Description: The RNA shown here (transfer RNA) has 73 nucleotides and comes from Candidatus Tremblaya phenacola PAVE. It matches the Rfam family "tRNA". The family's RNA type in Rfam is transfer RNA.
RNA sequence: AGGCCUGUAGCUUAGGGGUCAGAGCGCCUGGCUCAUAAUCAGGUGGUCGUUGGUUCGAAUCCAACCAGGCCUA
Numbered sequence: 001a002g003g004c005c006u007g008u009a010g011c012u013u014a015g016g017g018g019u020c021a022g023a024g025c026g027c028c029u030g031g032c033u034c035a036u037a038a039u040c041a042g043g044u045g046g047u048c049g050u051u052g053g054u055u056c057g058a059a060u061c062c063a064a065c066c067a068g069g070c071c072u073a
Stems, first nucleotide, its partner, number of pairs: 001072007010025004018056001026044006049065005
């Protein structure tokens, strides 16, 4: 320098054009217990990497850029 893949909550991730962006773990509060753990109930959280484009409508499709990974030279 070129090619490919990935980027969604604090972490691991689902969702691949329209319903409200969801789950597990975590965190907070409460129940249970002498107490802790386990467990149960409720709560907490996302400008979907950035900027543009397409579309009536974009986390989703397209382009460039940024970051990470792999390959070639």